Large-subunit ribosomal RNA, domain VI from an Acidobacteriota bacterium, 267 nucleotides, folded computationally.

Context: one part of a larger RNA
RNA sequence: CGCAGGAGAUUUGCGUGGGGCUGUCCUUAGUACGAGAGGACCGGGAUGGACGGACCUCUAGUGUACCGGUUGUCGCGCCAGCGGCAGCGCCGGGUAGCUACGUCCGGAAGGGAGAAACGCUGAAUGCAUCUAAGCGUGAAACCCUCCACAAGAUGAGAUCUCCCGAGCCGUAAGGCUCCUGAAGGCUCCUGGAAGAUGACCAGGUGAUAGGUCGGGUGUGUAAGCGCGGUGACGCGUUGAGCUUACCGAUACUAAUCAGCCGUGAGG
Numbered sequence: 001c002g003c004a005g006g007a008g009a010u011u012u013g014c015g016u017g018g019g020g021c022u023g024u025c026c027u028u029a030g031u032a033c034g035a036g037a038g039g040a041c042c043g044g045g046a047u048g049g050a051c052g053g054a055c056c057u058c059u060a061g062u063g064u065a066c067c068g069g070u071u072g073u074c075g076c077g078c079c080a081g082c083g084g085c086a087g088c089g090c091c092g093g094g095u096a097g098c099u100a101c102g103u104c105c106g107g108a109a110g111g112g113a114g115a116a117a118c119g120c121u122g123a124a125u126g127c128a129u130c131u132a133a134g135c136g137u138g139a140a141a142c143c144c145u146c147c148a149c150a151a152g153a154u155g156a157g158a159u160c161u162c163c164c165g166a167g168c169c170g171u172a173a174g175g176c177u178c179c180u181g182a183a184g185g186c187u188c189c190u191g192g193a194a195g196a197u198g199a200c201c202a203g204g205u206g207a208u209a210g211g212u213c214g215g216g217u218g219u220g221u222a223a224g225c226g227c228g229g230u231g232a233c234g235c236g237u238u239g240a241g242c243u244u245a246c247c248g249a250u251a252c253u254a255a256u257c258a259g260c261c262g263u264g265a266g267g
Stems, first nucleotide, its partner, number of pairs: 001152001005163007015149004021049007033038001051106005059100004066093005071086006110144003117137004164266001165178005179264001184261004188204005208254003211250005218242002224237005
């Protein structure tokens, strides 16, 4: 820009892409078959490999915004307690998130048409013949079925809902004046399992983010004080103190105010 008014939702699916792999074991059954050795079709069940998708409950990794231990040194006057720097100084753990080594799921089943092939009926050719007319069975291939996208599918589809004035001229489309600026959208702002930015999503007076409070989780018994010990230190108060991204609650803070687009019933 188009989709013959504008807008918000919900959709149909032309079409496009993806997927389609396979082993072993048990059973049927030591049956059919076979002198024996051996050993099935068909059907039913179980469990793997590789590949793919999703997810984070478990396991594991990361986790330089969480907790603890510890060395050297500097600082806060000193002690104590802390902080800075040294690859996060080093080390032990670890929430969310992101991950795989983890978990769950997928290939299928079914239908259609049909390759080779196997047949039925059957003439040409009184027989015969799967073929000439006609009719069946038949493969991971093809078309549906499954998953994703999808009406710029210009063939531009469908459904629901919402919105929009008077006068004059004109057959109408339309034009002029006054009034109006709808529904809805955008800018801007708070943010996000969305994201390079646009976009998308949640919000802008309401739980969007921060704070606070409660909970969870993680660290692992804070500081201070008391007691014991010459002391390093230990014990008690105490599963204490602290606790990021998690789950909730709560308007305390910030989303203020505002501006712009879009018109007036539609060949």
Model confidence (mean pLDDT): 91 of 100.